RNA sequence: AUAUUGUUGUGCCACACUUGUUGCGAAACAAGGCCGGAAAGUCAUGGGUCUCAGUAGUUGAGAUUGCCAGAUUACCAAA
Numbered sequence: 001a002u003a004u005u006g007u008u009g010u011g012c013c014a015c016a017c018u019u020g021u022u023g024c025g026a027a028a029c030a031a032g033g034c035c036g037g038a039a040a041g042u043c044a045u046g047g048g049u050c051u052c053a054g055u056a057g058u059u060g061a062g063a064u065u066g067c068c069a070g071a072u073u074a075c076c077a078a079a
Base pairs, nucleotide, nucleotide: 006076012037013036017032018031019030020029021028022027035066041072042071043070045069046068047067048064049063050062051061052060053059
C1' cells in the first nucleotide's frame, strides 16, 4: 500500500416517541432520544413499499438509501 474480517468505542449515526416548524400527503427539518447501526456515509440507477393527482392506459408528479440490490468514497482496531 492492497485485500479480507468485525471483537473495542466517555467518539460517530439516530428508529419509535416528545416538542416546534414546513408540506394536501407520503414525509422533511431543528432540539432531545428507548431501539438499533461497522457504512444506518453518498447517489432515487433497478426492484419493493408509501403519498398525491388523474381515471382504469398501471399514467404523471413525489417520498423512502434505518426495505433489498447496485455504484462510489471513507474512519477505528486486530490479524
Annotation
Predicted 3D model of a 79-nucleotide RNA (c-di-GMP-I riboswitch aptamer) from a Campylobacterota bacterium. Lineage of the source: Bacteria > Pseudomonadati > Campylobacterota. The prediction has a mean pLDDT of 75. The sequence was found by an Rfam model in a public genome assembly.